[in-house]
The RNA shown here (transfer RNA) has 73 nucleotides and comes from Trichoplusia ni. Lineage of the source: Eukaryota > Eumetazoa > Insecta > Eumetabola > Trichoplusia. Rfam family: tRNA. Rfam's curators write: Transfer RNA (tRNA) molecules are approximately 80 nucleotides in length. By type it is a transfer RNA. Its mean pLDDT, the model's own confidence on a scale to 100, is 80.

RNA sequence: GGCCCGUUAGCUCAGUUGAGAGAGCGUCGUGCUUGCAGUGCGAAGGUCGUGGGUUCGAUCCCCACACGGGCUA
Repeated sequence: GGCCCGUUAGCUCAGUUGAGAGAGCGUCGUGCUUGCAGUGCGAAGGUCGUGGGUUCGAUCCCCACACGGGCUA
């Protein structure tokens, strides 16, 4: 340099066009407990990497770029 994969909550990831973006863990509050641990309930937390394009509508499709990983010379 060429090719492929990935980028979504603090972390690990799901979501392959349809109104309002989710799970587990973690964090915070609270019930049970003398307390801790554990567990039940609840809550907060997201410009879906950036910029364009397609579409009535984009996390999703297309292009470029950035970052990470792999293969190859």